[in-house]
Molecule: transfer RNA
Organism: Bacteroidota bacterium
RNA sequence: GGCCUGUUCGACUAGGGGUUUAGGUCAUCGCCCUUUCACGGCGGUAACACGGGUUCGAAUCCCGUACAGGCUACCA
Repeated sequence: GGCCUGUUCGACUAGGGGUUUAGGUCAUCGCCCUUUCACGGCGGUAACACGGGUUCGAAUCCCGUACAGGCUACCA
């Protein structure tokens, strides 16, 4: 240099065109329960790397960029 894969709440992850103003577990916050704490119950906050394109409709498909990982070529 070329090619391939990945990037989603604080963490780990599901979803691969409409069923999703993106779901789950833990964490966090509030309330309930408890003499208190823990456990448990209910609820809240919180995320699609960025830009462009295709489409009636994009987290999802395509291109580019960034970052991460892998394979490979050159190498005086």